[in-house]
């Protein structure tokens, strides 16, 4: 330099044919307990790497760009 993959909650990951974004763990509250842990119930936490475009509507499609990983030279 070229090709491909990845980027979504604090962490690990889903997200189908484009139609208002979810789980587990962690955190907080409550219940249970003499107390702690475990368990149960609930809550909070995101504008999806960044910037544009297409569309009535974009995490999803298109372009550019940043970072990481892998391969080729």
């Nucleotide at each position: 330099g070229c090709u491909g993959a990845a980027a979504u909650a604090g962490c690990u990951c889903a997200g189908u044919u484009g139609g208002u974004a979810g789980a587990g763990c962690a955190u907080c509250u409550c219940a249970c307990u003499c107390g702690u842990a475990a368990u149960g119930a609930g809550a909070a936490g995101g504008c999806c790497g960044u910037g544009g475009g297409u569309u009535c509507a974009a995490g999803u499609c298109c372009c550019a760009u940043u970072u990481u990983c892998a391969g080729c030279u």
Notes: RNAcentral holds the sequence, with entries from ENA. This is a predicted structure of a 73-nucleotide RNA (transfer RNA) from Agathobacter sp. Its Rfam family is "tRNA". The family's RNA type in Rfam is transfer RNA. NCBI's taxonomy places the organism under Bacteria, Bacillati, Bacillota, Lachnospirales, Agathobacter. The prediction has a mean pLDDT of 81.